Record summary
The RNA shown here (TPP riboswitch aptamer (THI element)) has 93 nucleotides and comes from an uncultured Saprospiraceae bacterium. Its Rfam family is "TPP riboswitch aptamer (THI element)". Its family is annotated with thiamine pyrophosphate binding in the Gene Ontology. It was read from a public genome assembly, where an Rfam model found it.

C1' cells in the first nucleotide's frame, strides 16, 4: 500500500401481510430477524427492500408460506481496530 472476516462509532436505507372476532377500539392464531413506531428488527453494494407482479408452479383456512423468476433491473457508507493474504521496497543469509 492493497485484500478477507470479525468488531466499534456515526450516518442511512427498508418492511409491516393473510385470516378469526367486534359497532368501534382492545384482542386472538399463521410464518418470519421484524407483521405500522417496535424505537424494535434487518440491511448499507451480493441474497435489507423494491419493479417485473393483479406474474408461474406447489401448500395451506389464508397469505410474497415455499420454489422459479434471479449470475435480472435498481438500490442506502464512511472511519477506525484486530485479523487473513498479496504485491513492492530496504537488509541479512
Nucleotide at each position: 500500500c492493497u485484500u478477507u472476516c470479525g468488531c466499534u462509532u456515526u450516518a442511512g436505507g427498508g418492511g409491516u401481510g393473510u385470516c378469526c372476532a367486534u359497532u368501534u377500539c382492545a384482542g386472538g392464531a399463521c410464518u418470519g430477524a421484524g407483521a405500522u413506531c417496535a424505537u424494535a428488527c434487518c440491511c448499507u453494494u451480493u441474497u435489507a427492500c423494491c419493479u417485473g407482479a393483479u406474474g408461474c408452479a406447489g401448500a395451506u383456512c389464508a397469505u410474497g408460506c415455499u420454489g422459479c423468476c434471479g449470475u435480472a433491473g435498481g438500490g442506502a457508507a464512511a472511519a477506525g481496530c484486530u485479523u487473513u493474504g498479496g504485491a513492492a521496497u530496504a537488509c541479512c543469509c